RNA sequence: GCCGGUGUAGCUUAGCCUGGUGGAGUGCGCGGCUGUUAACCGCGUGGUCGGAGGUUCAAAUCCUCCCACCGGCG
Numbered sequence: 001g002c003c004g005g006u007g008u009a010g011c012u013u014a015g016c017c018u019g020g021u022g023g024a025g026u027g028c029g030c031g032g033c034u035g036u037u038a039a040c041c042g043c044g045u046g047g048u049c050g051g052a053g054g055u056u057c058a059a060a061u062c063c064u065c066c067c068a069c070c071g072g073c074g
Stems, first nucleotide, its partner, number of pairs: 001073007010026004020057001027045006050066005
């Protein structure tokens, strides 16, 4: 230098192909249960979807450029 993959909540991740209200687990907070804690149960809390721009009525999703990490080729 070229090619491919990954980037979404504090953490692990689904959703992207085929545009139409961003979800789960875990964590955290409150409550229930329990003599207490843990476990279990209920409620709540969660995101500029790596950055910038473009297309569109509408973008995590399509297009362009850039950044970080991983792998391959040279």